[in-house]
């Protein structure tokens, strides 16, 4: 020198994320989502069902399924930074 939980207040669909309190850890836990990984699933695809409706290649609601345009730089690997001894 920076701060993991936890608790308080923002904040966001959600994961998370700011501020503050705390210190579990870290020699780049300084910064950036370019690559894999892990989280999350609003929007928007889809399969069922129920309801309207002008009857159709429509609307709406609800269950589930996929998926990042969203997080994680304290997952890792990668890139840029860094004073004096």
């Nucleotide at each position: 020198g920076c701060a993991a939980a936890c608790c308080g207040c923002g904040u966001g669909a959600a994961a998370g994320c700011g501020c503050g309190c705390g210190a579990c850890g870290c020699a780049a836990a300084g910064c950036c989502u370019c690559c894999g990984g892990c989280c999350u699933a609003c929007a928007g695809c889809c399969u069922g069902c129920g309801c309207c409706c002008u009857c159709u290649u429509g609307g709406c609601g609800c269950c589930g399924g996929c998926c990042a345009g969203g997080g994680u730089a304290g997952c890792g690997g990668g890139g840029u930074u860094g004073c004096c001894a």